[in-house]
Predicted 3D model of a 464-nucleotide part of an RNA (small-subunit ribosomal RNA, 3' major domain) from a metagenome. Its mean pLDDT, the model's own confidence on a scale to 100, is 81. The RNAcentral record of the full RNA draws on SILVA.
Context: one part of a larger RNA
């Protein structure tokens, strides 16, 4: 100079408080601890690990265990020696597979020619390691925090560490500005500059169509600046309220993350020193494991119901995606799906059907027409293959649970609750999970005493 303080004083955040809706009690689903295991592969561990790396574990993935097999090696580059029915194709045979056998067919290839590709084997040099070390590191990130602070050059002041500036009166989301001032400029954050959406105008297009025009599509432009009035504060800056306006004082969202802090995460994406292994800690295969299961914790779904359940009708979206692909129409099946083939090379054709809503009927407060585990029996689909250990139908079976203790999350508006829909990986899928769509559509906020975080000043310190 910092840290700290159950020191002050200012202020700021869903931090409290005021409201909703949850979570913690059940049943599953998923991760993770512990414990079992031949193995239950490896990391992450307050906040900042636990639906986290995995945007998909039946094999593969796989790295981990068992058993087998194989060593210059699955892949790389070079020597040096060697072969000539060479490269290749391949019958039996053994094996679960790698692998190993090698009858038999077949005399490489460019060049006129030295010579030079190409194969195989034997030898070396090497390869290979998801083997240790994030406390050797790059790169990337996480977290304080999108908090407003980090500091730099001249100067002045201090013996010097440093200070000043950047404190101070005002104000803002904001070290924002504005007034003051031994300071006097700047740099990196803020803010603006970038993308979205709301409104309008012009241009082209698509679609509908009464040819007026209006929907969509994507490109260019306008529009918002406290610009305009009024009042407060005056010395500004600024603040409160108004008017036009679609839209008002940052208009909503989103990208963007200073200086550093946690020797914070990762050597298992990647790269990378050191070490360490080198007939194995490498590699190849089958099988098993990663999915165990007395219990513990986290994240979630679906209930406990009448603001419902079930049956019939009945209406309105948006983003997305689609050639090994989306799959109409029709037929069959009660359904899952099956058969069939039309159209799309994509705003034109498929996926497509939205669900809560709204009309009516029923049920009548019951562990029930609630609720959906759990098991049992028939199928369906994928895929070489659902037994360890897949989804999905249909008939049966109906556990728990009747709103959840201390405690504890999230949310300030098209938000929070409630519905569905859609895409990535992906054959399938254990997704109730991620990320994105749009439908319905609240309450509450006096206020800063107090819990958590944080910011500026100021104090004390036996701490650096």
């Nucleotide at each position: 100079u910092g840290a700290c303080g159950g020191g002050g004083g200012c202020c700021c955040g869903c931090a409290c408080a005021a409201g909703c809706a949850g979570c913690g009690g059940a049943g599953c689903g998923u991760g993770u601890g512990g414990u079992u295991c031949a193995a239950u592969u490896c990391g992450a561990u307050u906040u900042u690990a636990c639906a986290c790396g995995a945007a998909g574990a039946a094999c593969c993935u796989u790295a981990c265990c068992u058993g087998g097999g194989u060593u210059u090696g699955a892949a790389a580059u070079g020597c040096g020696c060697g072969u000539a029915g060479u490269a290749g194709g391949g019958a039996u045979c053994c094996g679960a597979a790698a692998g190993g056998u090698g009858a038999c067919c077949g005399u490489c290839u460019c060049g006129c020619a030295a010579g030079g590709g190409g194969g195989c084997g034997c030898g070396c040099a090497c390869a290979g390691g998801u083997g240790c070390u994030g406390c050797a590191u790059g790169g990337c990130u996480g977290u304080c925090g999108u908090c407003a602070g980090c500091u730099c050059g001249u100067g002045c002041c201090g013996u010097g560490a440093g200070g000043u500036g950047u404190u101070a009166g005002g104000u803002u989301a904001a070290g924002u500005c504005c007034u003051g001032u031994a300071a006097c400029g700047a740099g990196c954050g803020c803010a603006a500059c970038c993308c979205u959406c709301g409104u309008c105008g012009c241009u082209a297009g698509u679609u509908a169509u009464a040819u007026g025009u209006g929907u969509c599509u994507a490109g260019c432009g306008a529009g918002a600046c406290u610009g305009c009035c009024c009042g407060g504060c005056u010395a500004a800056a600024c603040c409160g309220g108004g008017a036009g306006g679609a839209a008002g004082g940052u208009g909503g969202g989103g990208a963007u993350g200073a200086c550093g802090u946690c020797a914070a995460g990762u050597c298992a994406g990647c790269a990378u020193g050191g070490c360490c292994u080198u007939u194995a800690u490498g590699u190849c295969c089958a099988g098993g494991g990663c999915u165990a299961c007395a219990c513990a914790c986290a994240c979630g779904c679906u209930a406990c119901a009448a603001u419902g359940g079930c049956c019939g009708g009945u209406a309105c979206a948006a983003u997305g995606g689609g050639a090994u692909g989306c799959c109409a129409a029709g037929c069959c099946g009660c359904g899952a799906g099956g058969c069939g083939g039309a159209g799309c090379u994509a705003a034109u054709c498929c996926u497509c059907c939205a669900a809560a809503g709204c009309c009516g009927g029923u049920c009548u407060c019951a562990g029930u027409u609630c609720g959906g585990a759990u098991u049992g029996c028939a199928g369906g689909c994928u895929g070489c293959a659902a037994c360890u250990c897949g989804c999905c139908u249909g008939c049966a079976u109906g556990a728990a649970g009747c709103u959840g203790g201390a405690g504890u999350u999230g949310c300030u508006a098209g938000u929070a609750a409630c519905c569905g829909c859609g895409c990535a990986u992906c054959a399938g899928c254990u997704a109730u999970g991620g990320c994105g769509c749009g439908g319905u559509g609240a309450a509450u906020a006096c206020g800063u005493u107090c819990c958590c975080g944080g910011g500026c000043c100021u104090u004390g310190u036996a701490c650096a």